[in-house]
RNA sequence: CGAGCCGGCCGGGCGACCGCGGCAGGACCUGUGCCUGCCGAGGAAAGUCCGGACUCCACAGGGCAGGGUGGUGGGUAACACCCACCCGGGGUGACCCGCGGGACAGUGCCACCGAGAGCAGACCGCCUCCGCGCCGCGAGGCGCGGCGGUAAGGGUGAAACGGUGGUGUAAGAGACCACCAGCACCCCCGGUGACGGGGGUGGCUCGGUAAACCCCACCCGGAGCAAGGCCAGACAGGGAGCGCUCGAGGGCUGCCCGCCCGAGCUCCCGGGUAGGCCGCACGAGGCCGCCGGCGACGGCGGUCCCAGAGGGAUGGUCGCCGGCCCCGGUUCGCCGGGGUGCACAGAAUCCGGCUUACAGGCCGGCUCGUCCG
Numbered sequence: 001c002g003a004g005c006c007g008g009c010c011g012g013g014c015g016a017c018c019g020c021g022g023c024a025g026g027a028c029c030u031g032u033g034c035c036u037g038c039c040g041a042g043g044a045a046a047g048u049c050c051g052g053a054c055u056c057c058a059c060a061g062g063g064c065a066g067g068g069u070g071g072u073g074g075g076u077a078a079c080a081c082c083c084a085c086c087c088g089g090g091g092u093g094a095c096c097c098g099c100g101g102g103a104c105a106g107u108g109c110c111a112c113c114g115a116g117a118g119c120a121g122a123c124c125g126c127c128u129c130c131g132c133g134c135c136g137c138g139a140g141g142c143g144c145g146g147c148g149g150u151a152a153g154g155g156u157g158a159a160a161c162g163g164u165g166g167u168g169u170a171a172g173a174g175a176c177c178a179c180c181a182g183c184a185c186c187c188c189c190g191g192u193g194a195c196g197g198g199g200g201u202g203g204c205u206c207g208g209u210a211a212a213c214c215c216c217a218c219c220c221g222g223a224g225c226a227a228g229g230c231c232a233g234a235c236a237g238g239g240a241g242c243g244c245u246c247g248a249g250g251g252c253u254g255c256c257c258g259c260c261c262g263a264g265c266u267c268c269c270g271g272g273u274a275g276g277c278c279g280c281a282c283g284a285g286g287c288c289g290c291c292g293g294c295g296a297c298g299g300c301g302g303u304c305c306c307a308g309a310g311g312g313a314u315g316g317u318c319g320c321c322g323g324c325c326c327c328g329g330u331u332c333g334c335c336g337g338g339g340u341g342c343a344c345a346g347a348a349u350c351c352g353g354c355u356u357a358c359a360g361g362c363c364g365g366c367u368c369g370u371c372c373g
Base pairs, nucleotide, nucleotide: 001369002368003367004366005365006364007363008362009361010360012321013320014319015318016317017316018315020040021039022038023037024036025035026034028031042344046355047354049353050352051351052350053349054224055223056222057221061257062256063255064254066220067219068218069217070216071085072084073083074082075081086100087098088097089096090095101215102214106213107212108209109208110207123154124153125150126149127148129146130145131144132143133142134141135140162180163179164178165177166176167175181205183202184201185200186199187198188197189196190195228278229277230276231275237269238268239267240266241265242264249261250260251259252258285304286303287302288301289300290299291298292297322342323340324339325338326337327336328335329334
């Protein structure tokens, strides 16, 4: 210099004027108004996909069903998240990807092609034998047909029941042998562990698929801030059915057993209201420093207060600077003119994650190649 890999961060700035929501203080003295001060969207506030906090209901127990997670060890309030490592795959490399338990418990499935797709299969080929024909003096050879043998070779396929070499054979075959690969079991060493390294024995070889049923291990009560609570206010009752210990109905929120509560419950007609307050903004909180840890993270100290609506605020008009686009000039550093508000988007109980969207830009670490020293 070129080509890449990974991580972190920003995502307009300053000012003027006019507005909007909230909190605190003050004055007038009581309006939902005025003055002053402070605060007022995001890295994703989004999708609402996971996990929790919080709230209410339930909380003798058992069984079935259902859902989730899935290498190992850690982190965390918890997780399907994060960190480190292992194994497999890809890349020259930095590094990236993996829905990564079990296919000797059982069942199912394996498209197309192909003869055959699971304890397989003779389509071509190879070989013995038999029959016929032809050639040859003969041994025999060739062709056609048939009964068989054969998985070494060809061909199909994502996948065809180990690979290479040899022995053997009519031709062949783990049929046998050597080496290699793989599987199962045993032993030793290293590691907390997943696992890795080494040695031995064995039958000689065993297909894939569990985002197919299924099996194994672990986890899981239900509903959600329209949760839930308080206050104020309005109204008008009527009818039918079932039931009051021979028990309607309700709860254990999918079901059953079982248990508990239990005097009201269901339907129809008619009437009323649709207001206020709390929950609700101090929290697994932000920033800085030190310590422990490879890291995720944890501990300690200091410091800060940082939106809170409920027809739902966070906006509008300008100026300068900065981006971006176009044109002209250029001594390639820039200069001048014009245009453009300028990425994705936007709180609604809160928090931790994941995923998705995003104009433009900044910083750090690392790899490979070429040249120079």
The RNA shown here (Bacterial RNase P class A) has 373 nucleotides and comes from a Jiangellales bacterium. NCBI's taxonomy places the organism under Bacteria, Bacillati, Actinomycetota, Actinomycetes, Jiangellales. The prediction has a mean pLDDT of 78.